[in-house]
RNA sequence: GCCCCUAUAGUUUAAUGGAUAGAAUAUCAGGCUUCGAACCUGAAGAUGGGAGUUCGAUUCUCUCUGGGGGCA
Repeated sequence: GCCCCUAUAGUUUAAUGGAUAGAAUAUCAGGCUUCGAACCUGAAGAUGGGAGUUCGAUUCUCUCUGGGGGCA
């Protein structure tokens, strides 16, 4: 330099173009307990940036950024 893959809560992840983005774990609050742990209930928390296509984009296209890989 060229090509391919990838980016979603703190972490691991789900989601045929149909919308309230779903879980697990972690965190916080409450319950339980003599106090904790475990367990039960609840809460908050996410689509890397920009543009395009579409009635509708996490999903498709382009570009940038980060990560990984291959060739030279």